The part of an RNA shown here (small-subunit ribosomal RNA, 3' major domain) has 470 nucleotides and comes from an uncultured bacterium. The full RNA is in RNAcentral, with records from ENA and SILVA. Model confidence (mean pLDDT): 85 of 100.
[in-house]
Context: one part of a larger RNA
RNA sequence: UGACGGGGGCCCGCACAAGCGGUGGAGCAUGUGGUUUAAUUCGAUGCAACGCGAAGAACCUUACCUGGUCUUGACAUACAGAGAAUCUUGUAGAGAUACGAGAGUGCCUUCGGGAAUUCUGAUACAGGUGCUGCAUGGCUGUCGUCAGCUCGUGUCGUGAGAUGUUGGGUUAAGUCCCGCAACGAGCGCAACCCUUUUCCUUAGUUACCAGCGAUUUGGUCGGGGACUUUAAGGAUACUGCCAGUGACAAACCGGAGGAAGGCGGGGACGACGUCAAGUCAUCAUGGCCCUUACGACCAGGGCUACACACGUGCUACAAUGGUAGGUACAGAGGGCAGCGACACGGCGACGUGUAGCGAAUCUCAAAAAGCCUAUCGUAGUCCGGAUUGGAGUCUGCAACUCGACUCCAUGAAGUCGGAAUCGCUAGUAAUCGCGGAUCAGAAUGCCGCGGUGAAUACGUUCCCGGGCCU
Numbered sequence: 001u002g003a004c005g006g007g008g009g010c011c012c013g014c015a016c017a018a019g020c021g022g023u024g025g026a027g028c029a030u031g032u033g034g035u036u037u038a039a040u041u042c043g044a045u046g047c048a049a050c051g052c053g054a055a056g057a058a059c060c061u062u063a064c065c066u067g068g069u070c071u072u073g074a075c076a077u078a079c080a081g082a083g084a085a086u087c088u089u090g091u092a093g094a095g096a097u098a099c100g101a102g103a104g105u106g107c108c109u110u111c112g113g114g115a116a117u118u119c120u121g122a123u124a125c126a127g128g129u130g131c132u133g134c135a136u137g138g139c140u141g142u143c144g145u146c147a148g149c150u151c152g153u154g155u156c157g158u159g160a161g162a163u164g165u166u167g168g169g170u171u172a173a174g175u176c177c178c179g180c181a182a183c184g185a186g187c188g189c190a191a192c193c194c195u196u197u198u199c200c201u202u203a204g205u206u207a208c209c210a211g212c213g214a215u216u217u218g219g220u221c222g223g224g225g226a227c228u229u230u231a232a233g234g235a236u237a238c239u240g241c242c243a244g245u246g247a248c249a250a251a252c253c254g255g256a257g258g259a260a261g262g263c264g265g266g267g268a269c270g271a272c273g274u275c276a277a278g279u280c281a282u283c284a285u286g287g288c289c290c291u292u293a294c295g296a297c298c299a300g301g302g303c304u305a306c307a308c309a310c311g312u313g314c315u316a317c318a319a320u321g322g323u324a325g326g327u328a329c330a331g332a333g334g335g336c337a338g339c340g341a342c343a344c345g346g347c348g349a350c351g352u353g354u355a356g357c358g359a360a361u362c363u364c365a366a367a368a369a370g371c372c373u374a375u376c377g378u379a380g381u382c383c384g385g386a387u388u389g390g391a392g393u394c395u396g397c398a399a400c401u402c403g404a405c406u407c408c409a410u411g412a413a414g415u416c417g418g419a420a421u422c423g424c425u426a427g428u429a430a431u432c433g434c435g436g437a438u439c440a441g442a443a444u445g446c447c448g449c450g451g452u453g454a455a456u457a458c459g460u461u462c463c464c465g466g467g468c469c470u
Base pairs, nucleotide, nucleotide: 007470008469009468010467011466012465013464015460016459019424020423021422022421023420026315027314028313029312030311031310032309033308034306035305042053043052064301065300066299067298068297069296070295073125077124078123079121080120081119082118083117086103087102088101089100090099091098092097107114108113127290128289130288131287132286136284137283138279139278140277141275143273148187149186150185151184152183153182154163155162156161167178168177169176193267194266195265196264198235199234200233201232202231203230204229208224209223212222213221214220238261241255242254244252245251317417321376322375323374324373325372326371327370333364334363335362338357339356342353343352344351345350383414388409389408390407391406392405393404394403430452431451432450433449434448435447436446
C1' cells in the first nucleotide's frame, strides 16, 4: 500500500423478507458422471461445466473402432515426359480400386510453343482434429453495467507512499453542489446509436375505405388521400413551470399541463484489472513429436450401450378440468432444387392434378388459450399418457443397429412430491399459441413474436454478493 476479520459506521442488489409459480417424488426427452465396450472420438467441471462447443451423429458429418487398401500422397508450389479437356460404357470387388472398350481433337500462336486440364516419373515437400491454452495471438466467460481505476504538475513525507479520490449533503452513478494544499486531466458513468410510446410533414401501391356511385356483397369495381398503415424527415421531456423542504447550493417531495415526468420502457455498449479461468478441435502460431504413418481412401460398426447417480426440461397427477360441436381476435417471420391455394382420393399421416407467387399482391396460415352449448361427477376415472402388438405415410442410394409422423389396439407410473433448492417487482411472473435458424428428413432445445394477465415489497435484524470510510 493492499487483502482479510464470526471489528465498527454508512449504502446498494429478487440478497433476505412479503408474495406467485416451480425443481427435488412419477413417466419421458436431453446433457453429464460412472460402468460397459473393438470403439462407445474430443473438449467444457463450484458460482462462471452438465438442452454447453453441437443453428440439428441413419450414410456423409466423424475426429473413434474393425477390416480392406495407398505412399510425392485426398490438397499446394516447382521440374521432365506423354495426352486436349471431357463424356459414355464392360468385367471383378463390400467399396476404395484394378483391368479394358468406345466417342472426342477444341482456344491463342511469332508455328518454337503457350493457357487450362489429366496421367506417369523423380525430389524438394505436402499432410497431422498428434502434444503443450502453464510458450502464445485472437476471441470469450466472470466479478459487474459494480462505480470505480489512474495520470501530470504542485505540496507533504528520509522513504515506501500520501494528498487530489478524504469530509458535509445528494445521486442509479467518483452524479452534482459546498468545503478543502491542492489545481487540472484521462479511461469508465451519463449522453450521442437502435427500438418502443405521442404528434406533424412528405408519399399513396400490392396497404387503407370516411363520404359518393356501382355491386356478384368480396375494398370487388369506379374513385378517394380523410383514417389505419408503411418509411423517410422532423417535433416533443429539459426538474422547463408552480408550491414546499434544503446551506441562498446540489437536490428531494408534491402539483399543474402533457401521449409520456423526473434515467419514460427495452436493447447495443462492459474502465484498470482478477481467476497461469476457457479455447492449440473455428482460425492463426512458437516448440516438440509422426512421415509405407499419429498422413490419405473405402465398407461396416460406434458416437444412440445401461445395475446406477446428478443437472436442465417436457407431460401429468385433473372439474379454474377432460371430451364433442359452434364461434372471435394477433404479431413477427419464411418461401423458386421453394411456399403451394383450390378440387378430388384416403378415417388419417399423406397422395394425384394444378392456379398464383422471387411476394404489403400469392402462399405457409388453423392462431391457441377465450366465448357459447352439451356431457362427464371425484373414480386411478371419459384424468394421465409411458410401454407394447399390428397396419401404414413421408424424406432419403438406404430408416436393421438408429428417423419423424398417422391409424387401430394396449393402457404403466402418477392422487401435488422429504431434507433441500430455483426464478420473478409489471405488460413482469404465470399461462396460451405462432414463427425462424440449422435442415433431404429428424426439437420437449435455442432464438424471436404476439394473446390473456396477477400477487407482494412492513422493512434492512439475519443469509449471499458488492461499494465507501475507519